[in-house]
RNA sequence: CUCUUAUCCAGAGAGGUCGAGGGACUGGCCCGAUGACACCCGGCAACCAGCGGCAACGCAUGGUGCUAAUUCCAGCAGGAGCAAUCCUGGAAGAUGAGAG
Numbered sequence: 001c002u003c004u005u006a007u008c009c010a011g012a013g014a015g016g017u018c019g020a021g022g023g024a025c026u027g028g029c030c031c032g033a034u035g036a037c038a039c040c041c042g043g044c045a046a047c048c049a050g051c052g053g054c055a056a057c058g059c060a061u062g063g064u065g066c067u068a069a070u071u072c073c074a075g076c077a078g079g080a081g082c083a084a085u086c087c088u089g090g091a092a093g094a095u096g097a098g099a100g
Base pairs, nucleotide, nucleotide: 001100002099003098004097005096006095007094008093013041015040016039017038021031022030023029025075026074027073028072042067043066044065047063048062049061050059051058052057071092076089077088078087079086080085
């Protein structure tokens, strides 16, 4: 980097360091000097392993992951509606596990 597969409407600090951009991309709309993002600590969760259990399931030790907004919303196709808007499926993306 590619492929397969599962999940993505729940949950998570009023702590420390730093100092200007950040929310993948595009368009919106937001977050940010009352300090965002990132990192550390803390926390959440329970995908994989481990342990217990006949199982359902549990624990949270190890490997990840996550910790504004539904994956913030839409981005393609279809449907409902006079419209505003809403619904369904997909694409793209993210994460785990496995494979090349």

This is a predicted structure of a 100-nucleotide RNA (SAM riboswitch aptamer (S box leader)) from Thermosinus carboxydivorans.
NCBI's taxonomy places the organism under Bacteria, Bacillati, Selenomonadales, Sporomusaceae, Thermosinus.
The coordinates come from a structure-prediction model, not an experiment, and the mean pLDDT is 90.
It matches the Rfam family "SAM riboswitch aptamer (S box leader)". Rfam links the family to the GO term regulation of gene expression.